A computed fold for a 266-nucleotide RNA from Armatimonadetes bacterium RBG_16_67_12, annotated as Bacterial large signal recognition particle RNA. Its mean pLDDT, the model's own confidence on a scale to 100, is 76. NCBI's taxonomy places the organism under Bacteria, Bacillati, Armatimonadota. Rfam family: Bacterial large signal recognition particle RNA. The family's RNA type in Rfam is non-coding RNA gene.
RNA sequence: CCGUGCUAGGUGGGGAGCUAGCGGUUCCCUGUAACCCGCAAUCCGCUACAGCGGGGCUGAACUCCCGUCCGAGGCGGCACCUUUUGGGGCCAGGCCCGCGCGCGCAGCGAGGAAGGCCGGGUCCUGUGCAACGGGAACUGACCAACCCCGCCAGGCCCGGGAGGGAGCAACGGUACGUCAGCCUCCCCGUGUGCCGCAGGGACACCUGGUCGGAGCCAGCGGCGCGGAUACCGCUCGGAGGGUGCUGGUCGACGGCGGGUGCACGG
Numbered sequence: 001c002c003g004u005g006c007u008a009g010g011u012g013g014g015g016a017g018c019u020a021g022c023g024g025u026u027c028c029c030u031g032u033a034a035c036c037c038g039c040a041a042u043c044c045g046c047u048a049c050a051g052c053g054g055g056g057c058u059g060a061a062c063u064c065c066c067g068u069c070c071g072a073g074g075c076g077g078c079a080c081c082u083u084u085u086g087g088g089g090c091c092a093g094g095c096c097c098g099c100g101c102g103c104g105c106a107g108c109g110a111g112g113a114a115g116g117c118c119g120g121g122u123c124c125u126g127u128g129c130a131a132c133g134g135g136a137a138c139u140g141a142c143c144a145a146c147c148c149c150g151c152c153a154g155g156c157c158c159g160g161g162a163g164g165g166a167g168c169a170a171c172g173g174u175a176c177g178u179c180a181g182c183c184u185c186c187c188c189g190u191g192u193g194c195c196g197c198a199g200g201g202a203c204a205c206c207u208g209g210u211c212g213g214a215g216c217c218a219g220c221g222g223c224g225c226g227g228a229u230a231c232c233g234c235u236c237g238g239a240g241g242g243u244g245c246u247g248g249u250c251g252a253c254g255g256c257g258g259g260u261g262c263a264c265g266g
Base pairs, nucleotide, nucleotide: 001266002265003264004263005262006261009058010057011056012030013029014028015027016026020047021046022045023044024043035055036054037053038052039051064259065258066257067256068255069254073250074249075248076246077245078244079243080242081241082240083239084238085237086236087235088234091233093232094231096227097226098225099224100223101222103221104220105219107216108215115211116210117209118208119207120206121205122204123200124199125198126197127196128194129193130192131190132189133188134187135186138181139180140179141178142177148173149172150171156165157164158163
């Protein structure tokens, strides 16, 4: 070095998840020429030599082991965007309320602003006149079956008589009252009238005159202060999605380098 037969090993690996941990079943990546059967997610098997049980194939190298490079992909971290959810209100904004300033616009103002002074009105009290209404008075008329008056026919009563008496109706009159009139006088009242009279007049408003000589006002915008609210914004958290960065962590496939047993024969 070649041949034959074996053995260790291999017959996929990795990430997430689960777990005290390891492996498997599950999901994902990678790879495929890359075994088969049974077990198993409130799970199955095991314990650092970390799947168990059974049966095959391959086998010392393309295939096994170690190192290194590359690096699919997963996980983690960070930033930003977005959706949703909860908290805050001493978060400065939008929205709402009040007050102020008087920068801009509008309005008023030399046909005179603000301000000062004089007067009138709106308001209150008393009062005069008028108007209207009512009452009373006054005038006239009417007005009581009996319990009002006068006179009392008839009738009635007393009396021997002369005579006397009470008294209804009628007639006449009157009281209460009714009706009408009413120039005036008296009293009361009023959604009334009068540039009647006298007095009062705090605030406010309207108005006339005069002095004065350039401002006044705060409707809208702006600014300031205070308040209210939590819909939006803002802010602080939770969750979902997206994008980017980050050798932070694990890392498949692949490249390179190195390593690897026994027996027999030539």